[in-house]
The RNA shown here (transfer RNA) has 72 nucleotides and comes from a Candidatus Aenigmatarchaeota archaeon. The coordinates come from a structure-prediction model, not an experiment, and the mean pLDDT is 84. Rfam family: tRNA. Its family is annotated with triplet codon-amino acid adaptor activity in the Gene Ontology. It is annotated as a transfer RNA. The RNAcentral record of the sequence draws on ENA.
RNA sequence: GGGCCCGUAGCUCAGUGGUAGAGCGGCCGCCUUAUAAGCGGUAGGUCAAGGGUUCAAAUCCCUUCGGGCCCA
Numbered sequence: 001g002g003g004c005c006c007g008u009a010g011c012u013c014a015g016u017g018g019u020a021g022a023g024c025g026g027c028c029g030c031c032u033u034a035u036a037a038g039c040g041g042u043a044g045g046u047c048a049a050g051g052g053u054u055c056a057a058a059u060c061c062c063u064u065c066g067g068g069c070c071c072a
Base pairs, nucleotide, nucleotide: 001071002070003069004068005067006066007065010024011023012022013021018055026042027041028040029039030038048064049063050062051061052060
């Protein structure tokens, strides 16, 4: 220098045009003599950034930034 993949909650990841989710973790409660486990509830997101397409974009297109892999 060229090609490909990834970036979504504190962490690991789903969601590939139509209300942003799960597990773990956090907080509150139930249970227990107590703790753990178990059960119920709850908070937490400018979907990496900017622009474009569309009635509507996390999702499609372009550029940039960051990470990984391959080739040279």